Bacterial large signal recognition particle RNA, 266 nucleotides, folded computationally.
The model forms 91% of the base pairs in the Rfam consensus.
The sequence was found by an Rfam model in a public genome assembly.
Its Rfam family is "Bacterial large signal recognition particle RNA". It is annotated as a non-coding RNA gene.

């Protein structure tokens, strides 16, 4: 060095979950040349040599074992960050309301501001006047079978006569009433009035005059004070997501290096 046999061992590994723990089973990652049957998540098996049972294959090679590295998929934990809901608070702030101020802008003011004085109006009230409406009177017309008036034909009555009396119709007039007219007078009333006189109220608003002689106003911004609310922001808490970073940790796989039992025969 070669061949045969044996069998340390291998026929996947890892993370999470679960467990006192380990392995299986489950989910995921990685990887492949990656055996078969069976058990099993309220589970199965086991105990630091930590799956059990049965069968098969490979076998001292390397795919076994050991080591190296700022190699490294992926996972876990913590902290911070980010995102989305949520509970509470009521605080530098935004938003909203009110007050003050008057620095800036605007408006207004020497064609005269603020302030002061005197009036007028608006408001209330009394009276008057006017107007409007209504009633009455006045005026016009109409208006009585008899129970109104005048005149009373005819007729009637009284009378010897003269004459007298009552009196219907008609005619004329008129009462109540009805209608009209609205001129005048008078009485009453009001959702009336560019009216007159007087009184009250003067707080506000409008306005006139005199005085005065430079401010006034507060619409916006600013400053300040107070309030309201809980929409945003803020503070505190909690949930979910897992965006990003850092730290710790596990780590498949790959790379490189090392290592290689025993027996027999040649």
């Nucleotide at each position: 060095c070669c061949g045969c046999g044996u069998g340390u061992g291998g026929c996947g590994g890892g993370g999470c979950g679960g467990u006192a723990g380990c392995g299986g089973c489950g989910c995921c990652c990685u990887g492949u040349a990656a055996c078969c049957u069976u058990c099993a998540a309220u589970c199965c098996g086991c105990u630091a040599c930590a799956g059990g049972a049965g069968g098969g294959c490979c076998g001292a090679u390397a795919a076994a074992c050991c080591g190296u590295a700022u190699u490294g998929a992926g996972g876990a934990u913590a902290u911070u960050u980010c995102c989305u809901g949520u509970g509470a608070g009521g605080c530098a702030g935004c938003c909203c309301c009110g007050g003050a101020u008057a620095a800036g802008c605007g408006g207004u003011g020497u064609c005269g501001a603020a302030g002061g004085c005197c009036g007028g109006g608006u408001c209330c009230u009394g009276c008057g006047c006017g107007g409007c409406g209504g009633g009455c009177a006045c005026c016009u017309g109409u208006g009585a079978a008899c129970c109104u008036c005048g005149u009373c034909a005819g007729g009637u009555c009284c009378g010897g006569a003269a004459g007298g009396a009552a009196g219907c119709a008609g005619c004329g007039a008129u009462a109540a009433g009805c209608a009209g007219a609205u001129c005048u007078g008078u009485c009453c009333g009001g959702g009336c009035g560019c009216c007159g006189c007087g009184g009250g109220u003067u707080u506000g608003c409008c306005u006139g005059g005199c005085u005065g002689g430079a401010g006034c106003u507060g619409g916006c911004u600013g400053u300040u004070c107070g309030g309201a609310a809980a929409g945003c922001g803020c503070u505190c808490g909690g949930a979910g997501g897992u965006u990003a970073a850092u730290a710790u940790u596990c780590g498949a796989a790959g790379a490189c290096g090392g290592c290689u039992g025993c027996g027999c025969g040649g």